Predicted 3D model of a 594-nucleotide part of an RNA (large-subunit ribosomal RNA, domain I) from a soil metagenome. Its Rfam family is "Bacterial large subunit ribosomal RNA". Rfam links the family to the GO terms structural constituent of ribosome and ribosome. The coordinates come from a structure-prediction model, not an experiment, and the mean pLDDT is 81. RNAcentral holds the full RNA, with entries from MGnify.
Context: one part of a larger RNA
């Protein structure tokens, strides 16, 4: 100094565990905010550093309900001092309070700070001071004032409503890359993706043919399987990629403009009478337009207005009107339908059902046997609509909390259910024949220039969009993929619509060939912490003594720290540097070689 094997340190692998995690399924929620939110500051405990909890009423105050014997919240424990069957603590519903900053909103501002103005109250001989309310802007509405300037508007004031801000995904819109592929690169790709903005909602969005289709016909819209990686389309590269059809899910249709009739308002025109400071204006009636209120009316085999016929049309009452009858209007009655998601809207009440706390809930403390413990074993019993889980000193159906099944609400809240208040139409219409009065216009369309769509300009339709233009008017108009013809088929320039579809910050209940502490969230623990960075923003590590702390009284070496006894304990090589305790690396003991 080296092998070999044994004993120890160190060190935290590994086995087992779980308080946390992550995927998902069911039903609910899908919104909070100027009645101050979301999200902080800063306070708040008898002694209080962290954390939750609460607001100067500050780990709480009030009121109902549930619950029943203990509490004064987590992080050691003990002290002090309370509270409780006159029902605390806990749970649950409803109320008070609720500093300061933040949209932040009297005004400033470097956020939680600084200065105000008016009104009320306190206080002081008075000021100073101190509570308590109000005072941002914007936009809609009515009022009321009111310039240049006569009328007028602008503009100003009061009042009333409403908006703003925040929110994980999913939507609809604007705006729009690049790395990348193309084996390099420009069209093209990535991709209408990432990002930025704007808006809505529980969903959005889309929608009731100017839609397909093929001579047969389908019949809003949205979703999903197939069609079909087809048909295209493409430096015809790398790539992008459809629709009819068809099978399903859901199912719902409707409401204005205009034509006509009629209410009211303003403006033109204007006789005639009257008035006036007569150039000439106001001026009932009637006409004409313009606005506005109601009826009427919504479609392509067109279809409505208007006229004219025919049909048909529940009771009573008034008014008009007539020769009578009709007819027209008003009220009231009874009758049918029909409704709150469109097609008008708004809301109560009554069962029921459900959430938001809870309660009840079978059967062995059998016997032996092993252990520190019995839930093991052996034996002999019981329940079961309950053998789902958990916990109890090892592995219990029958100990406990539960589970199957039942059962509950003073208070809140939901219902697409029922029934009724309530509303709303209707008591008619439908047919023939005329008449051409309507049926969405700076629109359709076209030229040039961009875009979408499977469609990269191509033969390039449709469809949207800048700019320049610019129609018909039902005897019309658009489409069927240049374009023409036939033929088919639909009605554009207004507008609403539930249902099937996305999504999951949230809430309750589940399940898992998920993770098990290097894993699984970044995060099982004071985690978006600690440290890092001027910032914007990066970001960790870090579970596990024992069933029970029964956490080692007392001696003893000792400055401590550590260690020998003793004693808990099954076990202390379980001693809070804690289960288990690999290897690496360091001691040591024995042997052997050198």
């Nucleotide at each position: 100094g080296g092998c070999a094997c044994g004993u120890g340190g160190c060190g935290g692998a590994u086995g087992c565990c779980u308080u946390g995690g992550c995927a998902c399924c069911a039903a609910g929620a899908g919104u909070c905010g100027a009645u101050g939110a979301a999200g902080g500051a800063c306070g708040u405990g008898g002694a209080c550093g962290g954390c939750u909890g609460c607001g100067a009423u500050a780990a709480g105050c009030c009121g109902c309900g549930g619950u029943g014997a203990g509490g004064c919240g987590c992080u050691g424990a003990a002290c002090a001092g309370c509270c409780u069957u006159u029902g605390a603590c806990c749970c649950g519903c409803g109320g008070a309070u609720u500093u300061c900053c933040g949209a932040a909103u009297g005004g400033g501002g470097a956020a939680a700070c600084c200065c105000g103005g008016c009104g009320c109250c306190g206080g002081u001989a008075a000021u100073g001071c101190g509570g308590c309310g109000u005072c941002a802007u914007c936009c809609u509405g009515a009022g009321c004032u009111g310039a240049a300037u006569a009328c007028a508007u602008a503009g100003g004031c009061u009042c009333a409503g409403g908006a703003a801000g925040g929110c994980a995904a999913g939507c609809g819109g604007g705006a729009g890359a690049a790395c990348u592929g193309a084996a390099a690169c420009a069209u093209c790709u990535c991709a209408g993706u990432a990002u930025c903005c704007c808006g809505a909602g529980g969903a959005a969005a889309g929608g009731a043919a100017a839609u397909c289709a093929a001579c047969a016909g389908a019949u809003a819209c949205u979703c999903c399987c197939c069609g079909a990686g087809u048909a295209g389309u493409g430096g015809c590269g790398a790539g992008c990629g459809a629709a009819a059809g068809g099978g399903g899910a859901c199912c719902a249709g409707c409401c204005c403009a205009a034509a006509c009739c009629u209410g009211g308002c303003g403006c033109g025109u204007g006789u005639a009478a009257g008035c006036g400071g007569c150039a000439c204006g106001c001026g009932u009636u009637g006409c004409g337009c313009g606005c506005u209120g109601g009826g009427g009316g919504u479609u392509g085999u067109a279809g409505g207005g208007c006229u004219u016929c025919g049909u048909g049309c529940c009771c009573g009452g008034g008014u008009c009107g007539u020769g009578c009858c009709a007819g027209a209007c008003c009220c009231g009655g009874c009758g049918a339908c029909a409704g709150u998601u469109a097609c008008a809207a708004a809301u109560c009440c009554a069962g029921g059902c459900u959430c938001u706390a809870g309660c009840c809930g079978a059967a062995g403390u059998c016997g032996a046997g092993u252990g520190g413990a019995a839930c093991c074993u052996c034996g002999c019993a019981c329940c079961a609509a309950a053998g789902a889980g958990g916990g109890c000193a090892a592995u219990c159906g029958u100990c406990c909390c539960g589970u199957a099944g039942g059962u509950g609400a003073a208070a809140g809240g939901g219902c697409a259910c029922u029934g009724g208040a309530c509303u709303g139409u209707c008591g008619a219409u439908c047919g023939a024949a005329g008449u051409a009065c309507c049926u969405g216009a700076g629109u359709a369309g076209g030229a040039c220039c961009g875009c979408u769509g499977c469609c990269g300009u191509g033969a390039a339709a449709c469809g949207c969009g800048g700019u320049c233009u610019g129609a018909a008017c039902c005897u019309g108009g658009g489409g069927g993929g240049a374009c023409c013809a036939c033929c088919c088929u639909c009605c554009a320039a207004g507008g609403c619509u539930a249902a099937g579809u996305a999504c999951u910050c949230c809430u309750u209940g589940g399940u898992g060939a998920c993770c098990g502490a290097u894993a699984g969230u970044g995060a099982a623990c004071u985690a978006g912490u600690a440290c890092c960075g001027u910032g914007a923003g990066g970001g960790a590590a870090a579970g596990g003594u024992g069933a029970a702390a029964a956490g080692c009284a007392c001696c003893c070496c000792u400055g401590a720290a550590g260690g020998g006894g003793a004693g808990u304990g099954a076990a202390a090589u379980a001693g809070u540097a804690c289960c288990u305790g690999a290897a690496a690396c360091c001691a040591u003991g024995u042997g052997c070689c050198u």